[in-house]
Source information:
Transfer RNA from a Saprospirales bacterium, 83 nucleotides, folded computationally. The sequence was found in a public genome assembly. It matches the Rfam family "tRNA". By type it is a transfer RNA. Rfam's curators write: Transfer RNA (tRNA) molecules are approximately 80 nucleotides in length.
RNA sequence: GCCCUGAUGGCGGAACUGGUAGACGCGCACGACUCAAAAUCGUGUACGAAAGUGUGUGGGUUCGAUUCCCACUUGGGGCACCA
Numbered sequence: 001g002c003c004c005u006g007a008u009g010g011c012g013g014a015a016c017u018g019g020u021a022g023a024c025g026c027g028c029a030c031g032a033c034u035c036a037a038a039a040u041c042g043u044g045u046a047c048g049a050a051a052g053u054g055u056g057u058g059g060g061u062u063c064g065a066u067u068c069c070c071a072c073u074u075g076g077g078g079c080a081c082c083a
Base pairs, nucleotide, nucleotide: 001079002078003077004076005075006074007073010026011025012024019063027045028044029043030042031041032040046053047052056072057071058070059069060068
């Protein structure tokens, strides 16, 4: 230098043919139960006061993009060069 592949909350991990992003699980917070705890159960848990914003970054296409296109950053793998 070239090719393949990945990047989504605190963590893992979904999202069908482009149509409500984060389902589901873990963790965490609060509550219930208990003499107290563990276990179990319930509610909540991206950011923001809200409007809104958010899928590595910046653009593009589209009514609509995690998904398609371009460039870039970065992790992993492979190839080439190595006078």
Annotation: The prediction has a mean pLDDT of 81.